The RNA shown here (transfer RNA) has 74 nucleotides and comes from a Candidatus Woesearchaeota archaeon. Model confidence (mean pLDDT): 83 of 100. Rfam family: tRNA. It is annotated as a transfer RNA. About the family: Transfer RNA (tRNA) molecules are approximately 80 nucleotides in length. The RNAcentral record of the sequence draws on ENA. Taxonomically the source falls in Candidatus Woesearchaeota (Archaea, Nanobdellati).
RNA sequence: GCCCUAGUAGUUCAGCUCGGUGGAACGCUACCUUGGUAAGGUAGAAGUCGCAGGUUCAAAUCCUGCCUGGGGCU
Numbered sequence: 001g002c003c004c005u006a007g008u009a010g011u012u013c014a015g016c017u018c019g020g021u022g023g024a025a026c027g028c029u030a031c032c033u034u035g036g037u038a039a040g041g042u043a044g045a046a047g048u049c050g051c052a053g054g055u056u057c058a059a060a061u062c063c064u065g066c067c068u069g070g071g072g073c074u
Base pairs, nucleotide, nucleotide: 001073002072003071004070005069006068007067010026011025012024013023020057028044029043030042031041032040050066051065052064053063054062
């Protein structure tokens, strides 16, 4: 230098192929339960989907460039 892959909630990851209300588990907060704690139950908060631009009525998803991590080729 080139190619592949990953980047989405505090953490680990789905969702992208095929554009149409952003999700799960764990964690966190409140409440219930208990003599109390843990466990269990109910509810809730938490995201400009790595950054910038483009296409589109509409982009996490398609296109372009860039950044970061991992792997490969020379």